[in-house]
RNA sequence: UUCUUCGGGGUUGGGUGUAAUUCCCUACUGGCGGUAAAGUCCGCGACCCAUGGCAGACGAAACCUGCGAAAGCGGGACAGAUGUCAUGGCUGACUCGGUGAAAGUCCGGGACCAACAGUAAAGUCUGGAUGAAAGAAGAA
Numbered sequence: 001u002u003c004u005u006c007g008g009g010g011u012u013g014g015g016u017g018u019a020a021u022u023c024c025c026u027a028c029u030g031g032c033g034g035u036a037a038a039g040u041c042c043g044c045g046a047c048c049c050a051u052g053g054c055a056g057a058c059g060a061a062a063c064c065u066g067c068g069a070a071a072g073c074g075g076g077a078c079a080g081a082u083g084u085c086a087u088g089g090c091u092g093a094c095u096c097g098g099u100g101a102a103a104g105u106c107c108g109g110g111a112c113c114a115a116c117a118g119u120a121a122a123g124u125c126u127g128g129a130u131g132a133a134a135g136a137a138g139a140a
Stems, first nucleotide, its partner, number of pairs: 001140006013025003027124002029114002031044004039112002048089008059078001063076005094110005116127003
């Protein structure tokens, strides 16, 4: 450098109610790299938004234009779903104690967080997504 494969988990049991896996009690889950082993530290990815480049289906009417008697046919400008690349924005949450050379990472106690749309208000249901990616492994 090329190719292949892998690459996100979780609503248990009850209560209220016409209706809730969404509210209440209880429970369960935790992408990737770094580092004394991390959902909470540092960084990254995905999602969402904006700007720009490249490609671009469709295009009634209207503008320019070629052929034509006309009807009509073609081209351009314009417009443009969608895809892709780049940049930027956005993007949640931790304390106390112990051990140790070293740990907001291990052990113990107690906490907290989790995008967007749908819907009785969602980390867990449905959907974009059998997607994509940070990366990991292997082969040449």
FMN riboswitch aptamer (RFN element) from uncultured Acetatifactor sp., 140 nucleotides, folded computationally. RNAcentral holds the sequence, with entries from MGnify. Lineage of the source: Bacteria > Bacillota > Lachnospirales > Lachnospiraceae > Acetatifactor. Model confidence (mean pLDDT): 82 of 100.